Small-subunit ribosomal RNA, 5' domain from an uncultured prokaryote, 486 nucleotides, folded computationally. The RNAcentral record of the full RNA draws on ENA. Rfam family: Bacterial small subunit ribosomal RNA. Its family is annotated with structural constituent of ribosome and ribosome in the Gene Ontology.

[in-house]
Context: one part of a larger RNA
RNA sequence: GGACGAACGCUGGCGGCAGGCCUAACACAUGCAAGUCGAACGAGAAGCGGGUUUUCGGAUCCGUGGAGAGUGGCGAACGGGUGAGUAACGCGUGGGUAUCUACCCUUUGGUGGGGGACAACCGCUGGAAACGGCGGCUAAUACCGCAUAAGCCCUUUUGGGGAAAGCUUUAUGCGCCAAAGGAUGAACCCGCGUCGGAUUAGCUUGUUGGUGAGGUAACGGCUCACCAAGGCGACGAUCCGUAGCUGGUCUGAGAGGAUGAUCAGCCACACUGGGACUGAGACACGGCCCAGACUCCUACGGGAGGCAGCAGUGGGGAAUAUUGGACAAUGGGGGCAACCCUGAUCCAGCCAUGCCGCGUGAGUGAAGAAGGCCUUAGGGUUGUAAAGCUCUUUCACCGGUGAAGAUAAUGUCGGUAGCCGGAGAAGAAGCCCCGGCUAACUCCGUGCCAGCAGCCGCGGUAAUACGGAGGGGGCUAGCGUUGUUC
Numbered sequence: 001g002g003a004c005g006a007a008c009g010c011u012g013g014c015g016g017c018a019g020g021c022c023u024a025a026c027a028c029a030u031g032c033a034a035g036u037c038g039a040a041c042g043a044g045a046a047g048c049g050g051g052u053u054u055u056c057g058g059a060u061c062c063g064u065g066g067a068g069a070g071u072g073g074c075g076a077a078c079g080g081g082u083g084a085g086u087a088a089c090g091c092g093u094g095g096g097u098a099u100c101u102a103c104c105c106u107u108u109g110g111u112g113g114g115g116g117a118c119a120a121c122c123g124c125u126g127g128a129a130a131c132g133g134c135g136g137c138u139a140a141u142a143c144c145g146c147a148u149a150a151g152c153c154c155u156u157u158u159g160g161g162g163a164a165a166g167c168u169u170u171a172u173g174c175g176c177c178a179a180a181g182g183a184u185g186a187a188c189c190c191g192c193g194u195c196g197g198a199u200u201a202g203c204u205u206g207u208u209g210g211u212g213a214g215g216u217a218a219c220g221g222c223u224c225a226c227c228a229a230g231g232c233g234a235c236g237a238u239c240c241g242u243a244g245c246u247g248g249u250c251u252g253a254g255a256g257g258a259u260g261a262u263c264a265g266c267c268a269c270a271c272u273g274g275g276a277c278u279g280a281g282a283c284a285c286g287g288c289c290c291a292g293a294c295u296c297c298u299a300c301g302g303g304a305g306g307c308a309g310c311a312g313u314g315g316g317g318a319a320u321a322u323u324g325g326a327c328a329a330u331g332g333g334g335g336c337a338a339c340c341c342u343g344a345u346c347c348a349g350c351c352a353u354g355c356c357g358c359g360u361g362a363g364u365g366a367a368g369a370a371g372g373c374c375u376u377a378g379g380g381u382u383g384u385a386a387a388g389c390u391c392u393u394u395c396a397c398c399g400g401u402g403a404a405g406a407u408a409a410u411g412u413c414g415g416u417a418g419c420c421g422g423a424g425a426a427g428a429a430g431c432c433c434c435g436g437c438u439a440a441c442u443c444c445g446u447g448c449c450a451g452c453a454g455c456c457g458c459g460g461u462a463a464u465a466c467g468g469a470g471g472g473g474g475c476u477a478g479c480g481u482u483g484u485u486c
Base pairs, nucleotide, nucleotide: 001486002485003484004483006482007481008480009479010478013358014357015356016355017354018353019351020350021316026314027313028312030311031310032309035074036073037072040071041070047064048063049062050061051060052059053058081269082268083267090194091193092192093191094190095189096188097187099186100185104182105181106180107179108178109177110176111175112146114144115143121136122135123134124133125132126131152161153160154159166174167173168171195241196240197239202232203231204230207229208228209227210226211225212224213223214222244266245265246264247263248259249258250257251256271292272291273290274289275288294305295304296303297302322348324347325346326345330344331342332341333340334339361391362390363389364388371382372381373380374379395427397422398421399420400419401418405413430475431474432473433472434471435456436455437454441470442469443468444467445466451458452457
């Protein structure tokens, strides 16, 4: 000198763009953050219309209507958060294959005929609740046989095995099954690279390899039985400490050093530890089970919960925002669609946290006014500075108009941006420094006191170094200080 997710002190006019818990992966009240499909299915409340009956309270039937719940499908494995753990094929880079891949695209061939249940519902019943139990009825794109098999799988073969689902507003409709290819995503393996400590020198028994078996989508000690005794290590094994990695970011002429906020890719995690289920995909943040700590409810028998989602609260801290609006755009899930959902996202709010832009006026004005300060008392300086005169109106303010962003329609933002008109210099300057380094000097006060200080050092009666004042220098809506880094 540069930089910062900064903080602190003084000060503070406007706008644009960005950024905003770096600390306790501490605990969380409340609301919202993942639903959707009636064109898969049964059933069907309220309301409305009509009929029958009536002790005028109602009861009952038909139609319409479509709520809430249930079966089923797809989604919930994405999107969003965090950085605890991890020194590792985790990441980066370059290769490889023994693999899987819902939805999507292309192609080929099919979609025949049956069956038995279970929710919802009804009845009985347990429990404070959470939630159940028993019996009965029922539908399906739910479940299960049979048939068929181009291609598929197994194979010793004249062999064996395995499929489907229908719906509707009826048409270039939406689906279903098998197989092949693609696309996308994922899995695994390998070469190289990836912090410090030797005051850590030895480490290892599923350990290293083989045979066989199991398991997996798949290779493999991945697991198991048996056999052999190997494997790693001063080119640093093992152990300890620290740490998410990268594109990048900061600095630097570069080499390098430091760093990994925001944005993007990958990984890991979801109260702590463990486990599997479902599924194309999870060992699953807002799923399940077990254990633990903590909090809450309880009728004491038993139950409920997980903000490292968005807001917000307490706490910690030098320190970091609203319990806002909208699905209008972009994107995602479901649906034929209409549409629904979306704290993703887009916007708004707060904060000089940063960067950038603009303004706080312009011209003229010497009696060099007054006042202040200094003075050798003559004057000098503040200083064209002010006043005065002549103008202008950016920004802010007031009134009017008013977008693009959106396609025929639909605009949160927003009566915003912009444009037009109006008034009036009007509403808008501070901070640090002035001994040398280092740009900027005098007076007064103080008297090794009070104080200053980055280093050298100032202060003990003439202090350009302390405090005040006048003057000056620097930067400017900021200026200084502190911290960290080059």